[in-house]
Context: one part of a larger RNA
């Protein structure tokens, strides 16, 4: 010197773009973070419209009010579907096929989306809602009773599959593709329409996409860890899985790993990459991207293309809360916030206007993702804090060799001038493409272009543009013996103190304290911590 996710002192004009619990993965009030389809469905709690009957008031055709009717718009909760397995957190644990790289899978799976081909016949049924009872402080739960679907189960029909046996090509060892044949064998569901059509459904193959699973290499310290290990290595056979497999079992051999460091044990998420070096290296892994574990601890499955599931169940702890004491909630390592721990880290904000994501034909509804907008000089980049001119070289301060003289110093004062940025008035974006209607035109016949109309900005009256006044409102810190730019006076007197190293200070101290003057950097500066 250079660097930081810093910290602390005094001290601070303003803006852009990043950043902001490095500690207790400690404990959480309270709110919000995942909904959504009425164009699947039975219904009507509620709110609107409409109908029907009744009453009141009276302007006799209208308010007002009650009961009915789901008939319409809707629509709580309910049944069904999809999504909740993304997104967002965190880094605990994990030295491991976790990561990185390179390959293999003749041993494998893919939901929404493309393509392509074929199909949707014809029947049954049960539970919610809802009624009626019942238990309970609540949480919440029990019986009976009715009922719709794209819910559920049969039967046909159907190119998967599986066995038989046959032909034909290929490879990589178990094989592997493809053709005809027999038997066994799994399907489906409508809904809406402007009546053109559109969404959906069911099996098969093929794409995409996204995972699993395997193997070679690669990257950490200690040997003051040397032996390690019983499903242990391997095999036969089965089990289970999408799939291979000591993954699991039964049997049966008796191996296997290890000084190319195995076991232990201690530390750690990887990597992209960051930082420092001329490099070789050395050191880190925050923020942004990718991959992994992880959701109060531990363990278990369910559902489902996927989860062994942050806002899901179950059990078992520990810890809180709430009880009517019998029994129940709960889980911020999501956004804000709150306590606590710490040197130390922020608002209980605004909106979906964009991007994106979920659902939905759409309209649109959700969305602490995201966009913005507060807070913090913590960082870096820009700007200002004033130009020009100006010697009686003023006053005043410091110095000295003191009727004088040097310095502060063109510094100020006083003259012309700018108006950056702040203030004050006027104007004001872009970010908006679109979805959606209408109408043209293309063609692959529902996408897609074109023209037109409406609607939509959280940031924002913000940026940004004009214009007025007015130098007007804006400089610290730190150092001055060498290493190091930059010097004298006083004061103290091995005293207070200084210091990063040398090492200053005992009566003239450029080195401690002050002052004056200097030098470095300057909205910052220096100190401490940490890396090269």
């Nucleotide at each position: 010197g250079g660097a930081u996710c810093c910290c602390c002192a005094a001290a601070a004009a303003c803006g852009g773009c990043a950043g902001g619990c490095u500690u207790a993965a400690c404990a959480c009030a309270u709110g919000c973070a995942a909904g959504u389809c009425g164009a699947g469905g039975g219904g009507c709690a509620g709110c609107g419209g409409g109908g029907a009957g009744g009453a009141a008031g009276c302007u006799u055709g209208c308010u007002u009010u009650c009961u009915c009717c789901g008939c319409c718009g809707g629509c709580g909760a309910c049944c069904g579907g999809c999504g909740c397995a993304c997104g967002g957190g965190u880094g605990a644990g994990u030295a491991a096929c976790a990561c990185g790289u390179a390959u293999g899978c003749a041993a494998c799976c893919u939901g929404c989306c493309c393509c392509u081909g074929u199909c949707a016949g014809g029947g049954g049924g049960a539970c919610a809602a809802c009624c009626c009872g019942c238990c309970g402080a609540a949480a919440g739960g029990c019986g009976g009773g009715c009922u719709a679907a794209a819910c559920c189960c049969g039967c046909g029909u159907a190119c998967a599959u599986g066995c038989c046996a046959c032909c034909g090509g290929g490879g990589c060892a178990u094989c592997c593709c493809g053709g005809a044949g027999g038997c066994a064998g799994g399907a489906a569901a409508g809904g809406c329409u402007u009546c053109g059509g559109c969404c959906g459904g069911a099996c098969a193959g093929g794409g995409a996409u996204g995972g699993g699973c395997a193997u070679g290499c690669g990257g950490c310290g200690c040997a003051u860890u040397a032996g390690g290990c019983a499903g242990u290595a391997g095999g036969c056979g089965g089990g289970g899985u999408a799939a291979c497999g000591g993954c699991c079992c039964a049997c049966c051999u008796a191996a296997c790993c290890g000084a190319c460091g195995a076991u232990g044990c201690g530390u750690a998420g990887g990597g992209g990459u960051u930082c420092u070096g001329a490099g070789a290296g050395g050191a880190a892994g925050g923020u942004c991207c990718c991959c992994c574990a992880c959701a109060c601890u531990g363990g278990u499955a369910c559902u489902g293309a996927g989860a062994c599931a942050c806002g899901g169940a179950c059990c078992a702890g520990a810890c809180u809360c709430c009880u009517a004491c019998g029994g129940g909630a709960g889980g911020c390592a999501g956004c804000a916030g709150u306590g606590a721990g710490g040197a130390a880290u922020a608002u209980u904000g605004g909106u979906c206007a964009a991007u994106g994501g979920g659902c939905g034909c759409g309209a649109g509804c959700c969305u602490g993702a995201a966009c913005c907008a507060g807070c913090c000089a913590a960082g870096u980049c820009g700007c200002g804090u004033g130009a020009g001119a100006g010697a009686u070289g003023a006053c005043g301060g410091c110095c000295c060799u003191a009727c004088g003289g040097g310095u502060u110093g063109u510094a100020a004062a006083c003259c012309u001038c700018u108006u950056u940025u702040g203030u004050c008035g006027g104007g004001g974006a872009g970010c908006a493409a679109a979805u959606u209607c209408c109408g043209c035109c293309a063609c692959g016949c529902g996408u897609g272009g074109c023209g037109g109309a409406g609607u939509c900005g959280a940031g924002a009256g913000u940026a940004c543009c004009c214009g007025a006044a007015g130098a007007a409102a804006a400089a610290g810190c730190a150092u001055c013996g060498g290493c190091u730019a930059a010097c004298u006076c006083c004061g103290u007197g091995c005293c207070a103190g200084c210091a990063g190293c040398c090492g200053c200070g005992g009566u003239a101290a450029u080195a401690c304290g002050g002052a004056g003057g200097a030098u470095g950097c300057g909205a910052g500066c220096g100190u401490u911590a940490u890396c090269c």
This is a predicted structure of a 532-nucleotide part of an RNA (small-subunit ribosomal RNA, 5' domain) from an uncultured bacterium. The full RNA is in RNAcentral, with records from Greengenes. The prediction has a mean pLDDT of 84.